[in-house]
RNA sequence: AGAGUUUGAUCAUGGCUCAGGACGAACGCUGGCGGCGUGCUUAAUACAUGCAAGUCAAGGAGAACGUUUUCUUCGGAAAACUAUUAAACUGGCGAACGGGUGAGUAACACGUAGGCAACCUGCCUUGGAGAUGGGGAUAACCUCGGGAAACCGAGACUAAUACCGAAUAAUGCAGCGGCUUCUUUGGAAGAUGUUGUUAAAGCGGGCUUCGGCUCGCACUUCAAGAUGGGCCUGCGUCCGAUUAGCUUGUUGGUAAGGUAACGGCUUACCAAGGCGAUGAUCGGUAGCUGGUCUGAGAGGAUGAUCAGCCACACUGGGAUUGAGAUACGGCCCAGACUCCUACGGGAGGCAGCAGUGAGGAAUAUUGCGCAAUGGAGGAAACUCUGACGCAGCCAUGCCGCGUGCAGGAAGACUGCCCUAUGGGUUGUAAACUGCUUUUAUAUAGGAAGAACUACAGAUACGUGUAUUUGUUUGACGGUACUAUACGAAUAAGGACCGGCUAACUCCGUGCCAGCAGCCGCGGUAAUACGGAGGGUCCAAGCGUUAUCCGGAUUUAUUGGGUUUAAAGGGUCCGUAGGCGGGUCAUUAAGUCAGUGGUGAAAUCCUACAGCUCAACUGUAGAACUGCCAUUGAAACUGGUGACCUUGAAUAUAAUUGAAGUAGGCGGAAUGUGUCAUGUAGCGGUGAAAUGCUUAGAUAUGCCACAGAACACCGAUUGCGAAGGCAGCUUACUAAGUUAUUAUUGACGCUGAGGGACGAAAGCGUGGGUAGCGAACAGGAUUAGAUACCCUGGUAGUCCACGCCGUAAACGAUGUAUACUCGUUGCUAGCGAUACACAGUUAGUGACCAAGCGAAAGUAUUAAGUAUACCACCUGUGGAGUACGAUCGCAAGAUUGAAACUCAAAGGAAUUGACGGGGGCCCGCACAAGCGGUGGAGCAUGUGGUUUAAUUCGAUGAUACGCGAGGAACCUUACCUGGGCUUAAAUGCAGAACGACAGACUAUGAAAAUAGUUUUUCUUCGGACGUUUUGCAAGGUGCUGCAUGGUUGUCGUCAGCUCGUGCCGUGAGGUGUUGGGUUAAGUCCCGCAACGAGCGCAACCCCUAUUCUUAGUUGCCAUCGAGUAAUGUCGGGGACUCUAAGGAAACUGCCCGCGCAAGCGUGGAGGAAGGUGGGGACGACGUCAAAUCAUCACGGCCCUUACGUCCAGGGCCACACACGUGCUACAAUGGUAGGGACAGAGGGCAGCCACCUGGUGACAGGGAGCGAAUCCUAAAACCCUAUCUCAGUUCGGAUCGGAGUCUGCAACUCGACUCCGUGAAGCUGGAAUCGCUAGUAAUCGGAUAUCAGCCAUGAUCCGGUGAAUACGUUCCCGGGCCUUGUACACACCGCCCGUCAAGCCAUGGAAGCUGGGAGUGCCUGAAGUCGGUAACCGCAAGGAGCCGCCUAGGGUAAAACUGGUAACUAGGGCUAAGUCGUAACAAGGUA
Repeated sequence: AGAGUUUGAUCAUGGCUCAGGACGAACGCUGGCGGCGUGCUUAAUACAUGCAAGUCAAGGAGAACGUUUUCUUCGGAAAACUAUUAAACUGGCGAACGGGUGAGUAACACGUAGGCAACCUGCCUUGGAGAUGGGGAUAACCUCGGGAAACCGAGACUAAUACCGAAUAAUGCAGCGGCUUCUUUGGAAGAUGUUGUUAAAGCGGGCUUCGGCUCGCACUUCAAGAUGGGCCUGCGUCCGAUUAGCUUGUUGGUAAGGUAACGGCUUACCAAGGCGAUGAUCGGUAGCUGGUCUGAGAGGAUGAUCAGCCACACUGGGAUUGAGAUACGGCCCAGACUCCUACGGGAGGCAGCAGUGAGGAAUAUUGCGCAAUGGAGGAAACUCUGACGCAGCCAUGCCGCGUGCAGGAAGACUGCCCUAUGGGUUGUAAACUGCUUUUAUAUAGGAAGAACUACAGAUACGUGUAUUUGUUUGACGGUACUAUACGAAUAAGGACCGGCUAACUCCGUGCCAGCAGCCGCGGUAAUACGGAGGGUCCAAGCGUUAUCCGGAUUUAUUGGGUUUAAAGGGUCCGUAGGCGGGUCAUUAAGUCAGUGGUGAAAUCCUACAGCUCAACUGUAGAACUGCCAUUGAAACUGGUGACCUUGAAUAUAAUUGAAGUAGGCGGAAUGUGUCAUGUAGCGGUGAAAUGCUUAGAUAUGCCACAGAACACCGAUUGCGAAGGCAGCUUACUAAGUUAUUAUUGACGCUGAGGGACGAAAGCGUGGGUAGCGAACAGGAUUAGAUACCCUGGUAGUCCACGCCGUAAACGAUGUAUACUCGUUGCUAGCGAUACACAGUUAGUGACCAAGCGAAAGUAUUAAGUAUACCACCUGUGGAGUACGAUCGCAAGAUUGAAACUCAAAGGAAUUGACGGGGGCCCGCACAAGCGGUGGAGCAUGUGGUUUAAUUCGAUGAUACGCGAGGAACCUUACCUGGGCUUAAAUGCAGAACGACAGACUAUGAAAAUAGUUUUUCUUCGGACGUUUUGCAAGGUGCUGCAUGGUUGUCGUCAGCUCGUGCCGUGAGGUGUUGGGUUAAGUCCCGCAACGAGCGCAACCCCUAUUCUUAGUUGCCAUCGAGUAAUGUCGGGGACUCUAAGGAAACUGCCCGCGCAAGCGUGGAGGAAGGUGGGGACGACGUCAAAUCAUCACGGCCCUUACGUCCAGGGCCACACACGUGCUACAAUGGUAGGGACAGAGGGCAGCCACCUGGUGACAGGGAGCGAAUCCUAAAACCCUAUCUCAGUUCGGAUCGGAGUCUGCAACUCGACUCCGUGAAGCUGGAAUCGCUAGUAAUCGGAUAUCAGCCAUGAUCCGGUGAAUACGUUCCCGGGCCUUGUACACACCGCCCGUCAAGCCAUGGAAGCUGGGAGUGCCUGAAGUCGGUAACCGCAAGGAGCCGCCUAGGGUAAAACUGGUAACUAGGGCUAAGUCGUAACAAGGUA
């Protein structure tokens, strides 16, 4: 010090979360020791038991207990000691301290600083004075009585430092006088005169002449001190305004009472005050502080332990005693509760220490001791002390120590992992060797804390005191500590390992189980779940949970914001308040400086010191940032006084405008009415219809009437505070501006509350109503259409008066003032008048610099730089909702939450994608054409259905004559049935045998099984072979969403990127955009870009021309031979051709246009002309596209079966639907006869000439050819004839019969031939496909696969050979630029609302039921005070009675605040419900 999380990515806003520290903690797992601290935060709940406050040189009385002795009837009795005696009583002091708790209390309770001239103070200290002399009682004890008890009553005796008179007395107190000093008026202090009044107690030691004296303690009085308290005051001290008014002893005065003392503290009378927006009153919460935690600090939170103060003591009230209490371990009363009871009455108060129950997540021993410190009493010894000192329990916290150290590689074994003959890791870790002994254990020694006191002695003057020597005193504790012995011996866990955040692999699981602080993991390869191995971090602890601060500048004083993220009030006026121009003087409130006091101690900090260190503790210092007083300064702010003119205002003159209010006037348009002309439609729409119209509309003309609004001018204009304001004109009113700088002299700015104004809609009353027009009606549209469109139309819109008070009331930008580069318009003035001006003021626009800003943007009209004041904001939703209050006739407005919910919501910009956005361009995309498909029959594939099986895959384009380039068996993966357990390969190990194979027989459908027969080599080591066993094989089983490889598609579309530079905070942009051009990101030009890569093109192959070379099997012009004929032969290379290598085409040349690139139905030349034609070639990527069934491969699964063999069946089924084809429907044709011309392939288990037979498929012979040699081998076409428009001489399906061929076998299920049969079909609905030239169309041929073939398929080959393209509006697809976006899984996107279902919290609600506080009335204990004849007492006085007040109780009405509730309302949340499609693109009506 930051990090994670909104997005495809970015910046900023903004919330949520984390890392840190802390704790009186709790919980989980674990646990060796010690030191020092801490330990009921909840029920101020109830308490058994024990203890926590007693003590004493006085007085009385007198011997209980104990010990000893004696007696004894063994029951007991007596005496002595104990004795300065115990208990109890009288009396003194203490009990008001110490200890506990935090309920109450928002207050002079606390803190701080002061005051008391308005007070008290026992014990203590100092000083002065005194202590004389009497009196009467009473408890205890004794006797008697009552009662269950607690306890009470009566009689009789007695003492005091108990009680009461009397004396003495002032410097006391009270009254009345004058004096001095001080002071603030009142008064205070001092001395003084006079009058009145008020005291006492002894005890002990010593001495004694017994009269007393003296010392100590105690006593009385006065004065002072100290200590402790009481009262008063300034300032500080939580939240709520959805609490705005409160108050009658209230505020003040006079008098009296009361108090220690002032005071409405109380009472009577008088006055009517007092408090409050600087928050009264009311409600809620809370002990306050020093401090503690956190934080850089400012702050925030907190108030355990320790310390100061306060309050309380079962709840409420009350007084008594006393120096002190309204009294924790006292009293009285009332109440609740508990206990005892003989039912008549009594007792009690742990928020003291232990302890118990209860509550709770949770908090300890019914311990030891007064040795120390402190307290009470006492002269003291001493007694008491649950204060305190110690110990016990608890890892509850802090601190310290230990659980070993060194060496040790065969890098051991196990475990775990892997690419697994091996390696890695655990890991120097272990074993092993050496060393050490803290701690534990054992043994021995053994403290400090102790100073006093007392006793004995000594010294200083004399009892006594002081000093000193010795002895005596320890709960903790035989503890700390020390030494010795022993032996690595007695001692490690917890959490975590996806990111934040240090630390990774395997197995299991399979959106299950589970994890999770946030983001998020888990749906078969999970570093995120569970286990394991390994690792990381802490460590006697580690994690989790709760809470607080921090991070969070996320309430911002330090230190935030408000155009668009949350946030400027709709506007102005103005009260309080805040702030305020220049000069001089003065003051000293703020301010600054010095000094003094205080700021308790502890704590914190620093230094030093003590426990072995540390924690802890001690000593000293510093600090305590505060408050008060005092002295000074006088710049600034404030106050006061005097002046100034620039802020502000006023005056004079001029000027401007849709500024306002009221009145008058005007024309155009519209509508209506009368009349007229005129005739069939008008109107309306995308198209229509409703509507109007022959009763005369619409249209046209004249006239009349009505209401509303003011064309042109008109604008980026003007005016106004805003809302807003528009024909012309009059009156009244307001404002701005300019000029002169005349007047006043700071009169100013802002503005919480408050007031006024305030569009539209709406409301009330009364008018008005032409047009428009919510609601409503009708017509359309539509799946629907409660809409958009059309025809009508009521409120309303208009006027007057009165309400409402809100708007995207917007510049989404508060008001005012000052300052800060420029350019260019407009409006109104002035200067000037000269169309010159860099003039000037006010306003209103555009662009831009710096600056600012998250960016967009803004930029003298700031969102810049500053100042003053106001308003407002603090995550989304819930919600501008609920409740309450105020306003309103209502509608509603203003103010304005919470529960709950999510981890986002939102802003600006970027890149894409998309748009029923725009621009440009391309493509057989459309158009123009040609031919098809869709209708028929058949073939084939698919779906579906069926089936034992109809194996599997492919499914929009990009599946469907696809994998399959060839299913009768095989193939074959499927089904039925029958078998085998390893067919085949490889290797290892073990065993057996000499066979196995072959042949034959039997069974069987076969596979196979069973049987018969034949049967090795050898150097004796074995080899070979077979069988068998175990590893191992095998799987067309699953996952193409684990993969490789291959492929389809966008798309042969022109795109996709990089380096460096530059721009931007950044994502990113630029380059690649722009202007042209191209088939092309092809090229040119321009340009903050310059270059480059993958694509395009070219390089490759075929083809078109030509040349060279080479001529066999090809060719044959010339020469020769030969034949019926043929390159048949000799020859030849000319030609064709073959197959190698070259040439050729590049917009190269000319013309035109153009800067260039390039273009032109331009030209020449050329075989070919602008890529000549075709092919191969497919950028970055997209579709989790296809394929685990070509192959390969991870993982999973099967192993007498999901492997393998065999037979048969199936893949060929058939109501139906679709795709792709073939054949047709005929005359551009069919049939018959005759005639001609290819290319590219293939061929030996082959192609097969030729001959013979057969109508034919074919068969029988048979030559050639492993092929430029032989064979396969053409059709359309041409000629002739015929058919003559018909279901035909078209068409050939289907069926019958007879055959041929292949094959082991043609039944399911082959092809072909012949004869016969002769179906549908007469050009095909909506729709849809291909093709731009050697193309479409048409014609045949070949090949692969293959025994044969379901081939009409696929792939090639050649023959014949067209038509059309104006053009880019539209459909589809694509490219580039631009625009909008709430999309980014990217429009097959996103997303809204009702309804239905479940859950959750909340509001309303008849009612039911609580709580606290207050008020009225009734009653009223104890008690103080007041009054009082009867009773008691000699008296003082008391009892009793009466009165006032009051706790409590009862009752009544209302208010406030909770809980609950039938029913009800909206809200939130919840993978796959319903209905629509409102929003986001022009979202299809912005």

A computed fold for a 1486-nucleotide RNA from an uncultured bacterium, annotated as small-subunit ribosomal RNA. The coordinates come from a structure-prediction model, not an experiment, and the mean pLDDT is 81. Its Rfam family is "Bacterial small subunit ribosomal RNA".